[in-house]
RNA sequence: GAUAAAGGCAAACCCACUGUGAAGUGGGGACGCAAAGCCACGGGUCAGAAAACUUCUGAUAGCCGGGUUACCGAA
Numbered sequence: 001g002a003u004a005a006a007g008g009c010a011a012a013c014c015c016a017c018u019g020u021g022a023a024g025u026g027g028g029g030a031c032g033c034a035a036a037g038c039c040a041c042g043g044g045u046c047a048g049a050a051a052a053c054u055u056c057u058g059a060u061a062g063c064c065g066g067g068u069u070a071c072c073g074a075a
Base pairs, nucleotide, nucleotide: 001072008033009032013028014027015026016025017024018023031062037068038067039066041065042064043063044060045059046058047057048056049055050054
């Protein structure tokens, strides 16, 4: 980056399991996604604990920014 082709991921919801929790993993399922691949570095949001207006430990990459790697490709 084109209303191209091939291929990819998978929200809500349901089932099972893990976790105090946010949430995660597997199966089903598709709302969407051109980095919805990977990294918690900055901010945000959320959870737990201490504490007292702050600190610590976590979760989220499908909240934004940043870093990094990568498939296809006409004019």
The RNA shown here (c-di-GMP-I riboswitch aptamer) has 75 nucleotides and comes from uncultured Nitrospira sp. Its Rfam family is "c-di-GMP-I riboswitch aptamer". Rfam links the family to the GO term cyclic-di-GMP binding. NCBI's taxonomy places the organism under Bacteria, Pseudomonadati, Nitrospirales, Nitrospiraceae, Nitrospira. The sequence is in RNAcentral, with records from MGnify.